[in-house]
RNA sequence: CGAGCCGGCCGGGCGGCCGCGUGGGGAUCUUCGGAUCCUCCCGAGGAACGUCCGGGCUCCACAAGGCAGGGUGGUGGCCAACGGCCACCCGGGGUGACCCGCGGGACAGUGCCACAGAAAGCAGACCGCCGGGGGCCGUGAGGCUUCCGGUAAGGGUGAAACGGUGGUGUAAGAGACCACCAGCCUCCGAGGUGACUCGGAGGGCUAGGUAAACCCCACCCGGAGCAAGGUCAAAAGGGGCCGUCGACAGACGGCCCUGCGCGGACGUUCGAGGGCAGCCUGCCCGAGUCCGCGGGUAGACCGCACGAGUCUGUCGGCAACGGCAGACCUAGAUGGAUGGCCGCCUCCCCUCGGGCCGCAAGGCCCUUGGGAGACAGAACCCGGCGUACAGGCCGACUCGUCCG
Numbered sequence: 001c002g003a004g005c006c007g008g009c010c011g012g013g014c015g016g017c018c019g020c021g022u023g024g025g026g027a028u029c030u031u032c033g034g035a036u037c038c039u040c041c042c043g044a045g046g047a048a049c050g051u052c053c054g055g056g057c058u059c060c061a062c063a064a065g066g067c068a069g070g071g072u073g074g075u076g077g078c079c080a081a082c083g084g085c086c087a088c089c090c091g092g093g094g095u096g097a098c099c100c101g102c103g104g105g106a107c108a109g110u111g112c113c114a115c116a117g118a119a120a121g122c123a124g125a126c127c128g129c130c131g132g133g134g135g136c137c138g139u140g141a142g143g144c145u146u147c148c149g150g151u152a153a154g155g156g157u158g159a160a161a162c163g164g165u166g167g168u169g170u171a172a173g174a175g176a177c178c179a180c181c182a183g184c185c186u187c188c189g190a191g192g193u194g195a196c197u198c199g200g201a202g203g204g205c206u207a208g209g210u211a212a213a214c215c216c217c218a219c220c221c222g223g224a225g226c227a228a229g230g231u232c233a234a235a236a237g238g239g240g241c242c243g244u245c246g247a248c249a250g251a252c253g254g255c256c257c258u259g260c261g262c263g264g265a266c267g268u269u270c271g272a273g274g275g276c277a278g279c280c281u282g283c284c285c286g287a288g289u290c291c292g293c294g295g296g297u298a299g300a301c302c303g304c305a306c307g308a309g310u311c312u313g314u315c316g317g318c319a320a321c322g323g324c325a326g327a328c329c330u331a332g333a334u335g336g337a338u339g340g341c342c343g344c345c346u347c348c349c350c351u352c353g354g355g356c357c358g359c360a361a362g363g364c365c366c367u368u369g370g371g372a373g374a375c376a377g378a379a380c381c382c383g384g385c386g387u388a389c390a391g392g393c394c395g396a397c398u399c400g401u402c403c404g
Stems, first nucleotide, its partner, number of pairs: 001400004006395005012345007020043002023040007045375001049386002052384005057225004064281004069221005074088005089103001090101004104216002109214002111210003126155002128151010163181006182206001184203008229302004237258009260294007273285004309328008348371003353366005
């Protein structure tokens, strides 16, 4: 210098004007509920996104046992928890830095294995090879053809054809037998917390793949969700009191209490109905529940912004992460705020003009004008994962080439 690989970070800056939302302060008005104006502080993200996992929080009765169902799946650790993260093991890829793995079990059983191929599971004879019989041709050696049998060494098909190489053996062959190698099972020794690795002995000669197919094994899983849940106000309808009008009927107004009316079905210990996700057993709550028709209110506040919080330092650990100390407070809308315009600068691209370097291709600098700047936006809150993203910065490492 070129190519590559991994990790981390940023997500335009400054100023002016106008505008919006929460909160603090002040002024004015007020029907005392509040409204308007001024001023100050704060006001989206690395993914706020998808809502795919896991938790906190709330309610259901702190939710039992079995079956069914769902999820996870190498080992060790981290974490509140996880399907997340870190380290390691095994397998695969790359010269390498490094990357990828939905990584338990296929000697418990069942199923499936497209196309091609003769044959796809305790397989298979299409071609070839070998033995025997027949027929035809040829003087002959022999050739062609057909039938029966043997053979998995060779060819061909396939992702996959029942170990590989060499030898013995044979009519030809075959783990039929032998040597070495690969792999399987059992046992022993060594190392490691462990997954596993290394070494040795023996057996048997070979065992296909698929469990994001059923299934088996181990472990985990109660449900619904901030429209959770709670407080207050209001209301239809009904009742009471007071006042006014009035013919003692009644009408209107104010205040207080309750919280709607009608019809139907089932039911109150002989228990309706509901719950413990589905079923069974067992259990709990229980005086209302369900259906139809009609009417009313649909406002405010809490939950709700201090939390597994953020930053810095230090210690332990390979790391994920944890301990300690200090500092900080950082959005809370609900027809849903967080925006718009202008100027300068920065970054990228195009362009007018000029300069420098170079043989050239081209590169660098100054400058005129113009353009572009993404993905996307809180809604109870966290930890992850996944996905989207213009452009830019930093660091570690690998390979190649050249120079010293």